[in-house]
């Protein structure tokens, strides 16, 4: 750090996916130990049981139990009195329950985080300072007595106390008021400080000693504790304030206590915090208001950072305690384990009326993927209470359960075979597993077993010393725990799984499976060879874990601050004006908000981060250090930016001369054309198309001639010419007006640029009203055209284009390029101006300013391409891309509009691509160039007949397999009666018809001959090996095991061979060069070839593989040889004949030469390649022919030639026999024969051939038979002899145009051959018979010269069977003008959305299925808030009857009591507010709904073909 995936490949863009890290986690499969740590994220849902807050030298009460003594006894007890004890327990009053603990439902807020302020405030306990605690009083509770209630709970009589209550005195640096100083400050003030005057306190207690008496108190005095005032400290809060703090504009307005004032009331304390009354403000686009979420931080997680997420655990705040609503108390609360009230639940009841509030700890239900014990202990730390001992204490320590996570150890070390055994694989030979086991030595952590055994504890108490506080000593206290350590002991014994192995990604093979089962993060795997699924074996990786699954960062520069972009991928607003906002020339000076620098505060500790230490290491902990802010005061800088002043002149603007121009608007006006109407001339058509038709015309048209009328537009000029901000504007005149250029430099002094919102204009087409209407023409009829044709094409033909006024606000409103300034090579038009030079009113150069094009470097781009008119390099603003692809510019909703519809815009759900640019192909009813028997021109065919032969189909037991557009069909098959054969039907057979080994037995097997059978086969006779060193071999037979066998299957596993497009010109390297790259270049252009053949030219050079040539035939000549061949010439002989004998002369026959090469000559052409004509020459421009087929392409054919992997068959799918069948026949095709006939047919003579064949052959003479043939056999292994008489041709005869003297099909009878055997089913002969057919529709085929038509003749296969194949020769023609057009191929070029490649691709409707979503009569739910009603509890204010002890004031008497009567309190009524409730009308949000919109996915449905090539 990156990878994978859109493409045939390639680069961009650009989303998906993965690899990392993390988690309070779950789940699977799996589990030896330790330590640290963590553990309901869901139902702030509901609790059962226990426990989580109580405590105390002060008061008044006070047992019970049990123990010992006396008594006493009816021996069961009972009394008493000492201890228990002033203990247990309530109950006054204190303190303390507001701390600690828990939990995130509520808050988008001064909650909460940082920094301030409090001159506007409180703080109990604690410290420190001064200073006081005088003198009285009346109740109450517990207690008891009584009563009410099921209980909770209460009621009444009657007793006592206090640090409980009152009341009085005393008094301040407290408070209040008034008058003042002085210092200060921040405006209100603040502090000190003075004088006067006035309210306000309080409690004791316990211990020592002394004293006095009533022996139990009382009083001193010390000491300690409490108590009151005050002041400050220290804590901890109250309040206010700057600044930060999610997300929606599809939430744009909001607020009446609302903003502020005066006044008053409240609180600790400042405020509209309340009231009254005046004022009309207060808050918002710098996002108020509303709605969704959310406790916030320190911090954690991730990341280089910056950021992004995320708020368990620990720590700081806040809020909350069953839901709402209040107050009391109290320093402090609006109180989790208080109170009252209502809602709603549970629970108990006697039904009349109570109790409750685990979001403390543990448990328990229920939710849920899911989170622990109803445990120990206060030994420790920490809190409350106490003087204290001490009680209390689910805080907290500890343990218990969970692999939940982090860290750490262990399941053994050594040494063991060229390597056991099992499995696996395999070329069978072996290789893997693997030093792995086994088997030897060895150690002994951990678990075990034994022993010992802890830190953590030190105070505190009490004891002993001192007089006392203190000090010292001793001694006492542990839940964990007999735990952790440490030591021994024995034995390798007790301890290893988990994912994954196609790429990404480390790791490979067999079996099974057959688009099934199934995997999958992405991409994809599985259709019979699956390294992708299932298991085996092997290997990779982690490891007590491994996997998955979810969540979060990361990668993702995919929200870009750092650190992105908008010609064409998503993306520039349609133009302008201009408000807010950004930003802003030049120079002085001056400020200090920005900036920068310093110093102080503060950023809590915990983390984190360096170092140091503690546990054996680590994790953990602990100690030190440094760091952390856009934070606050303050103290200085003064370049920059701001601000403030003062100036300037280049931006900007006026002014002044001059300039061009379809710039806009009014009104007038001109010809031209087109329809029209009127009048002549005039006659049959006109018109319109590809071709025609509708239409119009004898009622007179088209045409043409005058004349009138209407409307609309402005030919030529016309120019990538010109104006305009865009849309736009075009005859000509005149009037209004808007911008724009150049000159001059006179004024003004930054007045400038952008511009969210706003406002304006904004083609066409739509709309409204009112005109207008010639031409065009939507829509609409009609005509064609088609399969249709609601189209293209014609003929008509209304809106609607024209005017005036309104309205709509959109376009590919495009340069797909916002707007301004500035910088950055040139070249070349063009067009408006100034200047200047040349001689010049015209023309031409140079300079400069504005506008518009072309080409181009540098830069830049993904490429294309842009290129002083930047898309180039930079600044300012502004829209826009909030960010794959569709769903969607669609839904809702809101707002513009008369409507039509515009702005503004999701989401659910679906793909893994969409896409830009440029590549090589291929493909175009794209272009250009060329070739080809392609076409044209010819000359014979096929399609029609009959028959042959394949093929389809059909039939059948079987009709055996294959081959199927060209390139299958007289193909395989060079020959199916048996066989052949592979079918089918019967019948047999199992180591087999065929090969190899082995064992083991036999001596046969064979062959003859007979029986039985359709044979196969089976039985009986009979007859009989070889070799030998005697061991035996060899050979066959029977029995057995291995195994043969299969023309079964898959040619889509394949070799190998063939076809094809094609003998078409092509196909490609190297190495250079060019591109980021796929590639290109070369091999592209210019000619020329058949030919990428060849010359030139050229960032290419060069080479291969084809092309061509080398090879074979053939066609001329030479040379050698001369038998079976030839015979001129010489001899011989025959009725004749190379027949002899001889001869190489010639034909020939086969071996080698030569020849032909654009070699020559003339033209053409670049002087080249090369063409074109002559000449020689057999042969002339590759001379005929053939072999010979580049990369490659069609998964072309072929397992049935052959091989061959896999599957499959084994008494059969092997294998052996008869019979059958491939030979069938309504029919269609496809090749061919053989006709139709006189260039003919039949009859008779006559002439010339060349390949070949021949020994189970070929077969002559010779007879025989009408023939096919028979008989016979000479000859020949063949230039010898046979097959062999070539036929067409020629002559000469006849036939005379006809279903014939043409044509032979089809049939009948009679033979011949082969062959065991011609019924199915052979070929041929004679003899008779004597069909179709009279030259063949649409279409379609070969063929350019010795070809095509025609003629016969060989061959191979083959007993026998060609009209088929394959050769061979004889006769022997026509046409090609030429490349428009079919067809097929090169080669360049061009568009593409195609790459399976046009037989591609791809669109919409419909119909079926599944998801989801929008409207919808409604229908039900929440939530917030208005309006009225009724009002709980409670505070607060009125009134306050009965009623009350303290204080006062009176009176009485029994002189410590009573009685009135005030203050004072209080019940109880009441008023304001006020929680649920109730009731009315909405708002907003969700479920849901008959029915109904569109959408997305889906398999090979259905209609057409919209779109990509001129589609």
């Nucleotide at each position: 750090a990156g990878a994978g995936u859109u493409u045939g490949a390639u680069c961009c863009u650009g989303g998906c996916u993965c690899a990392g890290g993390a988690c309070g986690a779950a789940c699977g499969c799996u589990g030896g130990c330790g330590g640290c740590g963590u553990g309901c994220c869901u139902a702030a849902c509901a609790c059962a049981u226990g426990c989580a807050a109580g405590u105390c030298a002060a008061g008044g009460g006070g047992a019970a139990u049990c123990c010992u003594a006396a008594g006493u006894u009816u021996c069961g007890g009972c009394u008493u009195a000492g201890g228990u004890a002033g203990u247990a327990c309530a109950c006054u009053g204190g303190c303390g329950g507001a701390c600690g603990g828990g939990u995130g439902a509520g808050u988008a807020a001064c909650g909460c985080g940082u920094a301030a302020g409090u001159a506007a405030c409180c703080u109990a306990c604690c410290c420190a300072u001064a200073u006081g605690c005088g003198a009285g009083g009346g109740a109450u509770a517990a207690u008891u007595c009584u009563u009410c209630g099921a209980a909770a709970g209460g009621g009444g009589g009657a007793c006592u106390a206090a640090u409980a209550c009152c009341u009085c005195a005393u008094g301040a640096u407290a408070c209040a008021a008034u008058a003042g100083u002085u210092a200060c400050g921040c405006a209100u003030g603040u502090a000190a400080u003075u004088a006067u005057u006035g309210u306000u306190a309080a409690a004791g207690g316990u211990u020592a000693u002394c004293a006095g008496u009533u022996u139990a108190c009382u009083g001193a005095u010390a000491a300690u504790u409490g108590c009151g005032u005050a002041u400050g400290g220290a804590u901890g809060g109250g309040c206010u304030u700057g600044c930060g703090u999610u997300c929606c504009a599809u939430u744009a307005g909001u607020u009446a206590g609302u903003u502020g004032g005066u006044g008053a009331g409240g609180u600790a304390a400042g405020a509209g915090c309340u009231c009254a009354c005046c004022a009309a403000g207060g808050c918002g686009u710098c996002g108020a208001u509303g709605g969704a979420u959310a406790g916030c931080u320190g911090g954690u997680u991730u990341g280089a950072g910056a950021g992004a997420g995320u708020g368990a655990u620990c720590a700081g705040c806040c809020a909350c305690a069953c839901u709402g609503g209040g107050a009391c108390u109290g320093a402090g609360a609006u109180a989790c384990g208080g109170c009252c009230c209502a809602g709603a639940c549970u629970c108990c009841u006697a039904c009349g009326g109570g109790a409750g509030g685990c979001a403390g700890c543990a448990g328990u239900g229920a939710g849920g993927a899911a989170u622990a014990u109803u445990g120990c202990g206060c030994a420790a730390u920490g809190g409350g209470c106490g003087a204290a001992a001490g009680c209390c204490u689910g805080a907290c320590g500890c343990a218990g359960c969970a692999a939940c996570g982090c860290c750490g150890c262990g399941u053994g070390g050594g040494g063991g075979a060229a390597g056991a055994a099992u499995c696996u694989c395999u070329a069978u030979g072996g290789a893997g597993u693997g030093u792995a086991a086994a088997c030897c030595c060895c150690u002994g952590u951990a678990a075990g077993c034994a022993g010992g055994g802890a830190c953590g504890a030190a105070a505190g108490g009490u004891a002993u010393a001192u007089u006392c506080u203190u000090u010292a000593u001793a001694u006492u206290u542990g839940a964990c725990g007999g735990u952790a350590c440490c030591u021994g002991c024995a034995g390798a014994g007790u301890a290893g799984g988990c994912u994954c192995c196609g790429g990404c990604u480390a790791a490979c093979u067999c079996c099974g499976u057959g688009c099934c089962a199934g995997c999958a993060g992405c991409c994809g795997c599985g259709g019979u060879a699956a390294u992708a699924c299932g298991g085996g074996g092997g290997g990779a990786g982690c490891a007590a874990g491994c996997g998955u699954u979810g969540u979060c960062c990361g990668g993702a520069a995919u929200u870009a601050c750092u650190g992105g972009g908008c010609g064409u991928a998503a993306a520039g607003g349609g133009c302008g004006u201009g408000u807010a906002g950004g930003c802003g020339g030049u120079a002085u000076a001056u400020u200090a908000a920005g900036u920068c620098a310093g110093a102080u505060g503060u950023a809590a500790a915990a983390u984190a981060u360096c170092c140091c230490g503690g546990c054996u290491u680590a994790a953990c902990c602990g100690g030190g250090g440094g760091g952390c802010g856009u934070c606050a005061u303050u103290u200085g800088a003064a370049a920059c930016u701001g601000a403030u002043a003062u100036a300037c002149u280049u931006g900007g603007g006026u002014g002044u001369g001059a300039g061009a121009g379809a710039g806009g608007g009014u009104a007038g006006u001109a010809g031209a054309a087109u329809u029209u109407c009127c009048a002549g001339u005039g006659u049959a058509g006109c018109g319109g198309u590809g071709a025609a038709a509708u239409g119009u015309g004898u009622a007179g048209a088209u045409a043409u001639u005058g004349g009138g009328a209407a409307g609309a537009a402005u030919a030529c000029c016309a120019g990538u010419a010109g104006c305009g901000a865009a849309g736009g504007c075009g005859g000509c005149u005149a009037c209004c007006u808007g911008g724009c250029u150049c000159g001059c430099a006179a004024c003004u002094g930054a007045c400038g640029c952008u511009a969210a919102g706003g406002c304006g204009c904004g083609a066409a087409a739509g709309c409204g009203u009112g005109g207008g209407g010639a031409g065009c023409a939507a829509a609409c009829a009609g005509g064609a055209u088609u399969a249709g044709a609601u189209a293209c094409c014609c003929u008509g033909g209304u809106a609607g284009u024209c005017c005036a006024c309104g309205c709509u606000g959109u376009a590919a409103a495009c340069g797909a390029u916002g707007a301004g300034c500035a910088c950055u090579a040139g070249g070349u038009g063009u067009u408006g101006g100034u200047c200047u030079c040349g001689u010049g009113u015209u023309c031409g150069g140079g300079a400069u300013c504005g506008g518009u094009g072309c080409c181009g470097g540098a830069g830049u781009u993904a490429a294309c391409g842009c290129a002083u008119u930047a898309a180039g390099u930079g600044c300012u603003c502004c829209g826009c891309c909030u960010g794959g692809g569709g769903g969607a510019g669609u839904a809702c909703g809101a707002u513009c509009g008369c409507a039509a519809g515009g702005u503004u815009g999701a989401a659910a759900c679906u793909c893994a691509a969409a896409g830009g640019a440029a590549u090589u192909g291929a493909c175009g009813g794209g272009g250009g160039c060329c070739c080809g028997c392609a076409c044209a021109a010819g000359c014979g065919g096929u399609g029609g007949a009959g028959c042959a032969u394949g093929u389809g189909g059909u039939u059948u037991a079987a009709u055996u397999c294959g081959a199927u557009g060209c390139a299958a069909c007289g193909c395989g098959a060079a020959g199916a009666a048996c066989c052949u054969u592979a079918c089918c039907g019967g019948g047999g057979u199992u180591u087999g018809a065929c090969a190899u080994u082995a064992u083991a037995g036999c001596g046969a097997a064979g062959u003859u001959u007979g029986u039985a059978g359709a044979g196969a086969u089976a039985c009986a006779a009979a007859u009989u090996c070889c070799c030998u060193u005697c061991g035996g071999g060899g050979u066959g037979c029977u029995a057995u095991a291995a195994c043969a066998g299969g023309u079964g299957c898959u040619g889509c596993g394949u070799g190998g061979c063939u076809g094809u497009c094609g003998u078409c010109a092509g196909c490609u390297c190297g190495u250079g060069u060019c591109a980021u790259g796929a590639g290109a270049u070369g091999u592209u252009g210019g000619g020329u070839u058949a030919a990428g053949u060849c010359c030139c030219g050229c960032a290419a050079c060069g080479a291969g593989c084809g092309c061509a040539a080398c090879c074979c035939u053939u066609g001329c000549c030479c040379u050698u040889a001369g038998u079976u061949g030839c015979c001129a010439g010489c001899a011989g002989g025959u009725u004749a004949u190379g027949c002899u004998g001889g001869g190489g002369a010639c034909u020939c026959u086969a071996a080698g030469g030569g020849g032909a090469c654009a070699g020559u000559c003339g033209g053409c052409g670049a002087u080249a390649a090369g063409c074109c004509g002559g000449a020689g020459g057999a042969a002339g421009g590759u001379g005929g022919g053939g072999a010979u087929g580049a990369c490659g392409u069609c998964a072309a054919g072929u397992c049935c030639u052959c091989a061959u992997g896999g599957c499959c068959c084994u008494u059969a799918c092997g294998u052996c026999c008869c019979g059958g069948g491939c030979u069938a026949c309504a029919c269609a095709c496809g090749u061919g024969c053989u006709a139709c006939a006189a260039u003919g047919g039949c009859c008779g003579g006559u002439a010339c051939a060349g390949c070949g064949a021949g020994a189970a052959g070929c077969a002559a003479u010779a007879c025989c038979g009408c023939a096919a043939g028979g008989u016979g056999g000479a000859g020949c292994c063949a230039a010898u002899c046979u097959c062999a008489u070539a036929a067409a041709a020629c002559c000469g005869g006849u036939c005379u145009c006809a279903g014939u003297u043409c044509g032979g099909a089809u049939u009948g009878c009679a033979g011949u051959c082969u062959g065991c055997a011609a019924c199915u089913c052979g070929a041929c002969u004679g003899c008779a018979u004597g069909a179709a057919g009279u030259u063949g529709g649409a279409a379609u085929c070969g063929c350019u010269a010795g070809u095509a038509a025609u003629c016969g003749c060989g061959g191979a296969u083959c007993a026998g069977c060609a009209u088929g194949c394959c050769g061979c020769g004889g006769u022997g023609a026509a046409u090609a003008c030429g490349u428009u057009c079919c067809c097929g191929g090169g080669c360049c070029u061009u568009g593409u959305a195609c790459a399976c490649a046009c037989c591609g691709c791809c669109c919409g409707u419909c119909a079926c299925g599944c998801c989801a979503u929008g409207g919808a009569a409604g229908u039900u739910g929440g939530c917030a808030g208005u309006a009225c009603c009724c009002g709980a509890a409670g505070c607060c204010g009125g009134u306050g009857u009965c009623c009350c002890a303290a204080c006062c004031c009176c009176g009485a008497c029994u002189u410590g009591u009573c009685g009135g009567g005030g203050a004072g309190g209080u019940a109880a009524c009441u008023g304001u507010c006020g929680a649920a409730g109730g009731u009315a009308a909405g708002g907003c949000u969700g479920a849901u709904g008959a029915c109904u919109g569109g959408g997305g996915c889906g398999a090979a449905g259905u209609c057409g073909u919209a779109a990509c090539a001129a589609g």
Molecule: small-subunit ribosomal RNA
Organism: uncultured bacterium